[in-house]
Molecule: FMN riboswitch aptamer (RFN element)
Organism: sheep gut metagenome
RNA sequence: UGUUCAGGGCGAGGUGGAACUCCUCACUGGCGGUAACGGGGGCGCACCCCGGAGUCCGCGACCCGCGCAAGCGGUUGACCUGGUGAAAUUCCAGGACCAACGGUCAAAGUCCGGAUGGAAGAACA
Numbered sequence: 001u002g003u004u005c006a007g008g009g010c011g012a013g014g015u016g017g018a019a020c021u022c023c024u025c026a027c028u029g030g031c032g033g034u035a036a037c038g039g040g041g042g043c044g045c046a047c048c049c050c051g052g053a054g055u056c057c058g059c060g061a062c063c064c065g066c067g068c069a070a071g072c073g074g075u076u077g078a079c080c081u082g083g084u085g086a087a088a089u090u091c092c093a094g095g096a097c098c099a100a101c102g103g104u105c106a107a108a109g110u111c112c113g114g115a116u117g118g119a120a121g122a123a124c125a
Base pairs, nucleotide, nucleotide: 001125002124003123004122005121011025012024013023014022026110027109028099029098030059031058032057033056037051038050039049040048041047054097055096063074064073065072066071079095080094081093082092083091101113102112103111
């Protein structure tokens, strides 16, 4: 530099004229880092490879402002308790909590839309 890829989830019941939006139970978790955990290779040791946090650190998306534009700047959610240990908000156990904007016959993390978009980044050449 080029190419490709790069987000999941309403199942059951209740109320109602009407709800995948409310109530009870349920279900989902982007990217990089860290990681004592797990898996594989090796007879085994050494060593190597792969995976591993929604709530930690950083980032993207969304939103806001400025700008003709390219772009620049800003904002942006949520975790405790116990256990083991030299060391864990990452392991084990338990209990919690969070999730842009616009739309809708009634309020949305899960439906529809901007979006056949953009992008943190990943792989290959």